Guanidine-I riboswitch aptamer from Sporosarcina koreensis, 96 nucleotides, folded computationally.
[in-house]
RNA sequence: ACGAAUGUUUUCUAGGGUUCCGCAACAAGUGUUGGUCUGGUCCGAGAGAAAACUCGCAGCUCAGCUGUGCCACGGAAGGAUAAAAGCCUGGGAGAA
Repeated sequence: ACGAAUGUUUUCUAGGGUUCCGCAACAAGUGUUGGUCUGGUCCGAGAGAAAACUCGCAGCUCAGCUGUGCCACGGAAGGAUAAAAGCCUGGGAGAA
């Protein structure tokens, strides 16, 4: 680059840590420490939810409209960011 869809994006959640805010303690000019601080900002699911747009198939009153589109158990180790995680490696290695 071409081909092929187990397609792309957004919002939210499970979850995550600690840059910033807040909170607490100490200190006493604007600071230090704490995520073993509920939280806000932040990150965030292939196997979670919803929506939009595409794609395939079928039908129709055919520049479009309607319907439909399955399954999915999973280490360790490593990577990024401030740091971590169901993030990425990864529908991986493996398993049945």